Predicted 3D model of a 73-nucleotide RNA (transfer RNA) from Ictidomys tridecemlineatus. It matches the Rfam family "tRNA". Its family is annotated with triplet codon-amino acid adaptor activity in the Gene Ontology. By type it is a transfer RNA.
RNA sequence: GGGGAUGUAACUCAGUUGGCAGAGUGCUUGCCUCGCAUGCACGAGGCCCUGGGUUCAAUCCCCAGCAUCACUG
Numbered sequence: 001g002g003g004g005a006u007g008u009a010a011c012u013c014a015g016u017u018g019g020c021a022g023a024g025u026g027c028u029u030g031c032c033u034c035g036c037a038u039g040c041a042c043g044a045g046g047c048c049c050u051g052g053g054u055u056c057a058a059u060c061c062c063c064a065g066c067a068u069c070a071c072u073g
Base pairs, nucleotide, nucleotide: 001072002071004069005068006067007066010025011024012023013022019056027043029041030040031039049065050064051063052062053061
């Protein structure tokens, strides 16, 4: 330099033929315990990488960019 893949909660990842987003772990609070851990219940936490376009409506489709990853010369 070239053609690709990925980008969603603190972390690891789902998801939607376009209709106001979830799990596990972690965190808060309560229960349990002499106490801790485990376990149970509740809760908080996301303008879905950025900017445009299409659309009544975009996390999803299109374009460009950025970051990471591996491949190739």

It is recorded under the gene name tRNA-Ala-CGC-4-1.